[in-house]
Order: sequence, then structure tokens, then C1' cells
RNA sequence: AGAAAAUGGCAAACCUGUCGAAAGGCAGGGACGCAAAGCCACAAGUCUUAGGUGCCCAGCAUGUGCUGAUUCGCGUGCGGCAUGAUGACGGUUGGGUUACCUUG
Repeated sequence: AGAAAAUGGCAAACCUGUCGAAAGGCAGGGACGCAAAGCCACAAGUCUUAGGUGCCCAGCAUGUGCUGAUUCGCGUGCGGCAUGAUGACGGUUGGGUUACCUUG
């Protein structure tokens, strides 16, 4: 360095099971591809948004105020919206690190 070859290796989509809030992981099946598609989240990028924080109260539930009310007002929870990695992706790129075969 990867043209040709050998021994082998890995395994996208999809399906099944399982874990997870999700992204996604793991196991089995399966092969689109891969010369590091081995390993490490260090930099960039991408994905998700559970908890947190902020806002909202149409709906559902609930508390409360007024003589009373499902009906009006106010609050809270579920919920909705926003924000957001400490979660994830190495089969997005860079970096680090180890290695089979062949060629020089």
C1' cells in the first nucleotide's frame, strides 16, 4: 500500500424474542455490504428526551372560593409545548490503539 489470491472474519435492511421512556442495545435467524464493519465516546456530527427547568390548562381527574353549580374564578396532577444529555450511534468523519494475508 490493497491489484490479484488464500485461510478465515464481521453482518445492513427485514423477521422473532428480550431489555429500555425513547434513541437504541443484546440474542437467534438473515446478508446489503465491509481490509480494520476489531477495540476506545477523546474532537466534530447525528439521534432520542426519561428525570430536571420554563410555559399552557382545550380535555380528563382533583382541591378550593362565592348562596349554589359539571357549567364561573383560582390552583394542582395527568396531559400538551419548549428547552435540555448525564442516554445512544464506531456501518457518519477525524483521532488513539492492536492485528491476519499479500505486495513493495
Predicted 3D model of a 104-nucleotide RNA (c-di-GMP-I riboswitch aptamer) from Xylanibacillus composti. Of the family's consensus pairs, 95% are formed in the model. The coordinates come from a structure-prediction model, not an experiment, and the mean pLDDT is 81. It matches the Rfam family "c-di-GMP-I riboswitch aptamer". Gene Ontology term of the family: cyclic-di-GMP binding.